Transfer RNA from an Anaerolineaceae bacterium, 72 nucleotides, folded computationally. The prediction has a mean pLDDT of 84. NCBI's taxonomy places the organism under Bacteria, Chloroflexota, Anaerolineae, Anaerolineales, Anaerolineaceae. RNAcentral holds the sequence, with entries from ENA. Rfam family: tRNA. It is annotated as a transfer RNA. About the family: Transfer RNA (tRNA) molecules are approximately 80 nucleotides in length.

């Protein structure tokens, strides 16, 4: 230079166009003489950016930026 695919909480991943979620981590517990494990309850998001199409967007749809792979 062409082409895929991939981007959503601190991390790993979900989510038929219709109230953004799980587990791990983080915080306050319970549990022990304490510490791990194990258990309860919580916190924590401009869903990469910028338009568009929609009553209605995390999802479609154009362009972009990053990233992984593939071809020359």
């Nucleotide at each position: 230079g062409g082409g895929a695919c991939u981007g959503u909480a601190g991390c790993u991943c979900a989510a038929u166009g219709g109230c953004a979620g799980a587990g791990c981590u983080g915080u306050c517990g319970g549990c022990u003489c304490a510490u791990a494990a194990c258990u309860g309850a919580u916190u924590g998001g401009u869903u990469c950016c910028u338009g568009g199409u929609u009553c209605g967007a995390g999802u479609c749809c154009a362009g972009g930026c990053a990233g992984u792979c593939c071809c020359a």